């Protein structure tokens, strides 16, 4: 000092509409069957415990885990 967000691999426009993408899983469609492809479901105490706010993944505090530099 920087990272932590779905199984993973990242987003979220500097406080504001129901937290989204791709993979992955499962379903269905397609096929002689599979793969590729198409639809469509699940699947999140946002590390954590608190604060501040009319509203917090965003701000501030303690605390945990990785990283990288004096």
């Nucleotide at each position: 000092c920087c990272u932590g967000u779905a199984g993973c691999u990242c987003a979220a426009c500097u406080g504001g509409a129901u937290a989204g993408a791709g993979u992955a899983u499962c379903g269905c469609c397609c096929u002689c069957c599979g793969a590729a492809g198409g639809c469509g479901a699940a699947g999140g105490u946002u590390g954590u415990a608190g604060g501040u706010u009319c509203a917090a993944a965003u701000c501030c505090u303690g605390u945990c885990a990785g990283g990288u530099g004096c």
Predicted 3D model of a 70-nucleotide RNA (transfer RNA) from a marine eukaryotic metagenome. The RNAcentral record of the sequence draws on MGnify. It matches the Rfam family "tRNA". About the family: Transfer RNA (tRNA) molecules are approximately 80 nucleotides in length. It is annotated as a transfer RNA. Gene Ontology term of the family: triplet codon-amino acid adaptor activity.